[in-house]
Molecule: transfer RNA
Organism: bacterium
RNA sequence: GCCUGUGUAGCUCAGUUGGUAGAGCAGCUGAUUUGUAAUCAGCCGGUCGGGCGUUCAAGUCGUCUCGCAGGCU
Numbered sequence: 001g002c003c004u005g006u007g008u009a010g011c012u013c014a015g016u017u018g019g020u021a022g023a024g025c026a027g028c029u030g031a032u033u034u035g036u037a038a039u040c041a042g043c044c045g046g047u048c049g050g051g052c053g054u055u056c057a058a059g060u061c062g063u064c065u066c067g068c069a070g071g072c073u
Base pairs, nucleotide, nucleotide: 001072002071003070004069005068006067007066010025011024012023013022019056027043028042029041030040031039049065050064051063052062053061
């Protein structure tokens, strides 16, 4: 230098054909317990790496760019 994959909550990851962004774990509150753990109920948490474009509408499509991983030379 070229090619491929990947980037979504604090972490691990879903997100279908473009149509209101979700789960588990973690955290917080409450119940339960003599207390802790466990269990149960609830809550909190997102500029979807960034810019531009297409569209009535973009996590999703196009393009540029940045990070990471792998491959080729």